[in-house]
The RNA shown here (c-di-GMP-I riboswitch aptamer) has 89 nucleotides and comes from a soil metagenome.
The prediction has a mean pLDDT of 88.
The model forms 100% of the base pairs in the Rfam consensus.
RNA sequence: GACAACGGCAAACCCGGCGAAAGCCGGCGACGCAAAGCUACGAGGCUACCGCGCGUUCAAAGACGCGUCACGCCAGUCGGGCCGCCGAA
Repeated sequence: GACAACGGCAAACCCGGCGAAAGCCGGCGACGCAAAGCUACGAGGCUACCGCGCGUUCAAAGACGCGUCACGCCAGUCGGGCCGCCGAA
């Protein structure tokens, strides 16, 4: 890649579990997907437990608030890499 075939995956919602969160896993369910298979390498996005900075409170320890930070996450944001099913004209 074709209104082909055999098949595949499964967004949101809801339920259960894990996690600080983002998010992930299982169930249910199909919005979509020709790589919606794998991979955080590049760009980008999300989150901020800890840490750091500032502030408030406090005798102090601490508590709380704000900011910042990826070491967390997203492959269904794009690019790259790896691998792969079917196949007419």